[in-house]
RNA sequence: CAAUGUAAAGGCCAAACCCAUUGAAAGGUGGGGACGGAAAGCCACGGAUCUCGACGAGACAGCCGGGUUGCCAGC
Numbered sequence: 001c002a003a004u005g006u007a008a009a010g011g012c013c014a015a016a017c018c019c020a021u022u023g024a025a026a027g028g029u030g031g032g033g034a035c036g037g038a039a040a041g042c043c044a045c046g047g048a049u050c051u052c053g054a055c056g057a058g059a060c061a062g063c064c065g066g067g068u069u070g071c072c073a074g075c
Base pairs, nucleotide, nucleotide: 004073005072012037013036017032018031019030020029021028022027035062041068042067043066045065046064047063049059050058051057052056
């Protein structure tokens, strides 16, 4: 450095649901919460799905693929 992985250590994120708020909607944001995650960090490039005011616009990265960055290290 690459691959592989969570045995160990330090940790991290956070579903559904509830409250508040925001958006036309799908959804988003904050707090609580914890189903789970080894990238459940980031990116809307391709596909899927969803919304609409529709020959277009938007959402979604915890749907799949791809790109990119990162902690630790028994084997």